[in-house]
RNA sequence: UGCACGGUAGCCAAGUGGAAAGGCCCGCGGCCGUUAACCGCGUCAUCGCAAGUUCGAAUCUUGCCCGUGCAG
Numbered sequence: 001u002g003c004a005c006g007g008u009a010g011c012c013a014a015g016u017g018g019a020a021a022g023g024c025c026c027g028c029g030g031c032c033g034u035u036a037a038c039c040g041c042g043u044c045a046u047c048g049c050a051a052g053u054u055c056g057a058a059u060c061u062u063g064c065c066c067g068u069g070c071a072g
Stems, first nucleotide, its partner, number of pairs: 001071007010024003018055001026042005048064005
C1' cells in the first nucleotide's frame, strides 16, 4: 500500500430498510438467622465519525478513523 472481515450499553453479543433482543455487571425488592445461590422488577446503546440515497438507515452507497488476518 492492496484485499477480506470486524467496530452496536461498563463487558459479551443478536439484529442486513419500518427504527435495537438477550446474557453478564449494577440498583431495588422477595426468599434466608446472615452471606452466597435462586426468584421478581428496574437503569443503561441517536449502532466508530462524516456525507449521500430513501417517506423512513444499525442495515444500502462513498470517504475517513480504529482493530484483526492475508498478500506485497